[in-house]
Bacterial large signal recognition particle RNA from an Anaerolineales bacterium, 265 nucleotides, folded computationally.
Its Rfam family is "Bacterial large signal recognition particle RNA". It is annotated as a non-coding RNA gene.
């Protein structure tokens, strides 16, 4: 030098939490690098710090160390900004409603405005007419087996006769009642009437005369005041991620060192 076979040793790791402190199981990041059992109201264990049983590689690209780099976590500080919660609502904005004013528009006025006087209407009261409606009469017509009338056939009944009487249908005229009914009379009633008389309102509405001789009005914009709304800026307390920075661990990846034992050629 090469070979074969052990053996140390490897068969992920690393953050935060949790632990007196280790490590694991779980949760994160990186990365693929055995099994099985145990385990978060925790499981094992003691600074040589998971336990317990098995299996594979094995002196080096695989082990240990140092440097480099650097995913990714952990703290801290600063707060411009950025989201996001809750809260003020005498600041600003948006945005009703009332009043007052009369700048602007508009409407309306010499075919005569504000006022002023005067009469009517609608408005209420009465009374009268006169219309509607309801009843009633009055008038027509029908209308009583008997308990209406008039005439009463037949038939009864008196009476020797001569005559008389009561009377049923019928007739025909009514009674209670039903039907009609243009007028006519009476009486009731009203969301009844371009009625007529009085009277009361003189406020609200329409109208006509006379005075008067430029306004009048508040419909829309404005303006002012008071009074809400909203809750966007705006203010206050909060959270939450990104970014900056600083410190901490720190994976995988690079580069360099180190490191058995035994045969036999």
């Nucleotide at each position: 030098u090469c070979g074969u076979g052990c053996u140390a040793g490897a068969u992920g790791g690393g953050g935060a939490g949790c632990u007196g402190g280790c490590g694991g199981u779980g949760c994160c990041c990186u990365g693929u690098a055995c099994c099985c059992g145990c385990a978060a109201u925790c499981c094992g264990c003691c600074a040589c710090a998971g336990c317990g049983g098995g299996a594979u590689c094995g002196a080096a690209u695989u082990c240990c160390c140092c440097c480099u780099c650097g995913a990714g976590g952990g703290c801290u500080u600063a707060g411009a900004g950025c989201u996001u919660u809750c809260g003020u609502g005498a600041c600003u904005g948006c945005u009703g409603g009332c009043a007052u004013u009369a700048a602007g528009c508009g409407g309306u006025g010499u075919a005569g405005a504000a006022g002023g006087u005067u009469g009517g209407g609608u408005c209420c009261u009465g009374c009268g007419c006169g219309g509607c409606g309801g009843g009633a009469g009055c008038c027509u017509g029908c209308g009583a087996a008997c308990c209406u009338g008039g005439u009463c056939a037949g038939g009864u009944c008196c009476g020797g006769a001569a005559g008389g009487a009561a009377g049923c249908a019928g007739c025909c005229a009514u009674a209670a009642g039903c039907a009609g009914c243009c007028c006519c009379u009476c009486u009731c009633g009203g969301g009844u009437g371009c009625c007529g008389c009085a009277g009361g309102u003189c406020u609200a509405c329409c109208u006509g005369g006379c005075c008067g001789g430029a306004g009048c009005u508040g419909g829309c914009u404005g303006a002012u005041g008071c009074u809400g709304g909203u809750a966007a800026g705006a203010c206050g307390a909060g959270a939450g991620a990104c970014c900056c920075a600083g410190u901490u661990c720190g994976a995988c990846a690079g580069g360099g060192g180190g490191u058995g034992c035994a045969c036999g050629a």